[in-house]
RNA sequence: GCAGAGAUCAGGGUGAUCGCGGGCGUGUCGACCGGGCGACCGGGCGGCGCGCCGGAGGAAAGUCCGAGCUCCACAGGGCAAGGUGCUGGCUAACGGCCAGUCGAGGUGACUCGCAGGAAAGUGCCACAGAGAACAGACCGCCCGUCGGCCGCGAGGUCGGCGGGUAAGGGUGAAACGGUGCGGUAAGAGCGCACCGCUCGACCGGUGACGGUCGGGGCACGGCAAACCCCACCCGGAGCAAGACCAGACAGGGGUCGCGUUGCCCGCGCGAUGACCCCGGGUUGGUCGCACGAGCCCGACGGCAACGGCGGGCCCAGAGGAAUGGUCACCACCGGCUCACGCCGGGACAGAACUCGGCUUACGGAUCUCUGCGACG
RNA sequence: GCGGGCGUAGCUCAGUGGUAGAGCUCCAGCCUUCCAAGCUGGAUGUCGUGGGUUCGACUCCCAUCGCCCGCU
Numbered sequence: 001g002c003a004g005a006g007a008u009c010a011g012g013g014u015g016a017u018c019g020c021g022g023g024c025g026u027g028u029c030g031a032c033c034g035g036g037c038g039a040c041c042g043g044g045c046g047g048c049g050c051g052c053c054g055g056a057g058g059a060a061a062g063u064c065c066g067a068g069c070u071c072c073a074c075a076g077g078g079c080a081a082g083g084u085g086c087u088g089g090c091u092a093a094c095g096g097c098c099a100g101u102c103g104a105g106g107u108g109a110c111u112c113g114c115a116g117g118a119a120a121g122u123g124c125c126a127c128a129g130a131g132a133a134c135a136g137a138c139c140g141c142c143c144g145u146c147g148g149c150c151g152c153g154a155g156g157u158c159g160g161c162g163g164g165u166a167a168g169g170g171u172g173a174a175a176c177g178g179u180g181c182g183g184u185a186a187g188a189g190c191g192c193a194c195c196g197c198u199c200g201a202c203c204g205g206u207g208a209c210g211g212u213c214g215g216g217g218c219a220c221g222g223c224a225a226a227c228c229c230c231a232c233c234c235g236g237a238g239c240a241a242g243a244c245c246a247g248a249c250a251g252g253g254g255u256c257g258c259g260u261u262g263c264c265c266g267c268g269c270g271a272u273g274a275c276c277c278c279g280g281g282u283u284g285g286u287c288g289c290a291c292g293a294g295c296c297c298g299a300c301g302g303c304a305a306c307g308g309c310g311g312g313c314c315c316a317g318a319g320g321a322a323u324g325g326u327c328a329c330c331a332c333c334g335g336c337u338c339a340c341g342c343c344g345g346g347a348c349a350g351a352a353c354u355c356g357g358c359u360u361a362c363g364g365a366u367c368u369c370u371g372c373g374a375c376g
Numbered sequence: 377g378c379g380g381g382c383g384u385a386g387c388u389c390a391g392u393g394g395u396a397g398a399g400c401u402c403c404a405g406c407c408u409u410c411c412a413a414g415c416u417g418g419a420u421g422u423c424g425u426g427g428g429u430u431c432g433a434c435u436c437c438c439a440u441c442g443c444c445c446g447c448u
Base pairs, nucleotide, nucleotide: 001372002371003370004369005368006367007366008365009364012330013329014328015327016326017325018324020055022053023052024051025050026049027048028047029046030045032043033042034041035040057348061359062358064357065356066355067354068353069238070237071236072235076265077264078263079262082233083232084231085230086100087099088098089097090096101115102113103112104111105110116229117228121227122226123223124222125221138169139168140165141164142163143162144161145160146159147158148157149156150155177195178194179193180192181191182190196218197216198215199214200213201212202211203210204209242287243286244285245284251278252277253276254275255274256273257269258268259267294313295312296311297310298309300307301306332345333344334343335342336341377447378446379445380444381443382442383441386400387399388398389397394431402418403417404416405415406414424440425439426438427437428436
């Protein structure tokens, strides 16, 4: 210099001015309530004005997981359905994260993996091929035998028949351990060595697993992101949950169980009841709702995820709608210029009950590491 | 907020592990004086996109994009 890998960081700043919606204070106006014979006083509410305070994100997004919270038995048993799936840990929990193991990819930094079970069962393995799962003689090789031809003969060759053979060829994604030596009529774990497989013991490790030694000639093809088996998890609904206040109306008919679960059980409630249908009324207010698994800093334990400790801080809460515009200066990037300077640009996207993750979208910056090449 | 479905040829749809089809459309020829109809033959695909499982993926799994529907 080129090509890559991993991790982390912030998502422009300051000021002026004009606005938007929220809260607090205050002035004024209005109706209302309470007190007073009355002038008036007190109270909250609404309109307008003034002052002060604070007002989007790393993903607020997708809604893919997990929880808190609320109601239904503070949720119970069984079946079904669904989900997860190497090991250990973290966590409120998780399908998340951290650390490892094994496998795969890459020269490497490193990355990826729904990574249990195929010696319980069922199913599938197209085409090609002789044969595709307790397999298979198409070509080939070997033995025997019969016949033809050649040869004086030993024998050779061609064809038929009966056997042996899974070493070679060929098909395929896959052909029933691999390589080599011996052995044999030709062959074959038939025998041996190494590798693989499997069983056992020992050692290391919490464990997944790894290593060493010994035994067994070798059975057990692949697919479970096919059904299934095994282990573990799992009740439903969702802030339009749910609670309270105020106001309005007109009831009538049908069914008998209902309790937001597909079925059964159990439990609870239940005839001034419940559900459904028709008809009628309302389309208001308050809470839930912003102190929380909260944020920042420091040191400690731990490889880490994370945990506990000490100190500091209060940080949007709407109606579905607000959170912005303009100007100036500075910082950053790009273009032009010798330069001063001039011009242009700033992505993805926007809360709505709240958190923890994942995934996706997006413009940059920094650090560390790897490979190759060149130079010293 | 909660839940479900679809994406395949120009259009409407089949295909649910084994070489992607049908109808309409389009093109050419025949027929006709010409057109239509009819007959014959032909063309046509990133299977929305990107990964993965598998010998093999439209089909199975994951992520993502777009569209549609239902309940409240």

Predicted 3D model of RNase P RNA and transfer RNA as a complex of 448 nucleotides. It holds a member of the Rfam family "Bacterial RNase P class A". It is annotated as a ribozyme.